[in-house]
Description: A computed fold for a 492-nucleotide part of an RNA from an uncultured bacterium, annotated as small-subunit ribosomal RNA, 5' domain. It matches the Rfam family "Bacterial small subunit ribosomal RNA".
Context: one part of a larger RNA
RNA sequence: GAUUGAACGCUGGCGGCAUGCCUAACACAUGCAAGUCGAACGCGAAAGCUCUUCGGGGUGAGUAGAGUGGCGGACGGGUGAGUAACGCGUAGGAAUCUACCUAAUAGUGGGGGACAACUCGGGGAAACUCGAGCUAAUACCGCAUACGCCCUACGGGGGAAAGGGGGCUUCGGCUCUCGCUGUUAGAUGAGCCUGCGUCGGAUUAGCUUGUUGGUGGGGUAAUAGCCUACCAAGGCGACGAUCCGUAGCUGGUCUGAGAGGACGAUCAGCCACACUGGGACUGAGACACGGCCCAGACUCCUACGGGAGGCAGCAGUGGGGAAUUUUCCGCAAUGGGCGAAAGCCUGACGGAGCAAUACCGCGUGAGGGAGGAAGGCUUUUGGGUUGUAAACCUCUUUUCUUAGGGAAGAAGAACUGACGGUACCUAAGGAAUCAGCAUCGGCUAACUCCGUGCCAGCAGCCGCGGUAAUACGGAGGAUGCAAGCGUUAUCC
Repeated sequence: GAUUGAACGCUGGCGGCAUGCCUAACACAUGCAAGUCGAACGCGAAAGCUCUUCGGGGUGAGUAGAGUGGCGGACGGGUGAGUAACGCGUAGGAAUCUACCUAAUAGUGGGGGACAACUCGGGGAAACUCGAGCUAAUACCGCAUACGCCCUACGGGGGAAAGGGGGCUUCGGCUCUCGCUGUUAGAUGAGCCUGCGUCGGAUUAGCUUGUUGGUGGGGUAAUAGCCUACCAAGGCGACGAUCCGUAGCUGGUCUGAGAGGACGAUCAGCCACACUGGGACUGAGACACGGCCCAGACUCCUACGGGAGGCAGCAGUGGGGAAUUUUCCGCAAUGGGCGAAAGCCUGACGGAGCAAUACCGCGUGAGGGAGGAAGGCUUUUGGGUUGUAAACCUCUUUUCUUAGGGAAGAAGAACUGACGGUACCUAAGGAAUCAGCAUCGGCUAACUCCGUGCCAGCAGCCGCGGUAAUACGGAGGAUGCAAGCGUUAUCC
């Protein structure tokens, strides 16, 4: 000199744009953050209004609602604890799977028995739960069929499906559409293996028994000591094994002429984690942040028998800390889930709010104006300086205030805008509303007076201060930056 997710002190007008718990992966009140489908299925209210023979009926409404079932909750969002590893980066590989989507091909026949909801009864403080009975389906299970598919000793054997909606109908059916099943291919996504690269310590030198390899068996979507039995005795290591410490990795960011050095916030890719540890279930996909089970710590409820919870989602609270924001608006846009669609959901996202936290831009007026006014400071008492600075004259209106108009962003018919009556435009008014901070001994741009008297204090280094201090404190003046300035920390 340059840098920052900065902090602190003094000061502070506006706009654009970005960023904002780096510390306790500490604990969390409250609300919201993942639902959706009635065109898969059976059930099915109430308030209100209205009629009434006062029993009830109609409407609300096949609506709300819960349940079965499907798809989605494996994405999106957060964090960096762990990890020195095929984790990441890069270049390859073969023994794999892939819902939804696309293409091709072949089908979609005929049956059955249940279980929720519901009704009845029981237990419990609650969470919830038990028994009996009824019932539907695109839920479940046989049978038939099998181009292609799987197994095979090549003789043979095995294996599937589901219907819904619309139109026409002579009620036989025809047709369109969304689905369903088998197989193949693609696309996308994922799993696995390998070469090379990837911090410090030798005051860590030996490490290893499923260890290294083989065979049989098991297991996986798939290769493999992945697992197991037996056999062999191997495998790694000064080209640093093992152990210890530290750390998410990368694209990149900062600096530097470069080589290099340091870092890895925001954005993007990958990985890991979800109170701590372990486990599997479901599923195309998880060993699953807002799913389940077990154990533990903690918090809460309890009728003491037993239960409930997990903000490293968005806000917000306590705590820690030098330090980091609103318990905001909206699904209008982009994107996602479900749905045929209308649509519903979406703290993703789009926006607004707060913070000079960073960067960029603008303003705090412009021209004229010497009796060089007054006042301040200083003086050799003549003056000098503040200083064209002010006053005063003329002008302008960026900003500001008021009033009027008023978007694009909407996806080319129409409708639909949170932001927002915002940006922007026009008119009127009036210099009106707006400057500080640090420094002035040398390095280093900028000097005098007073006070103090090795005191009080300053200080990055050298060093100032003990009676004339340009170095302390104040004042006047000056210098440098400027809505900032200075200090501290930090890396090059």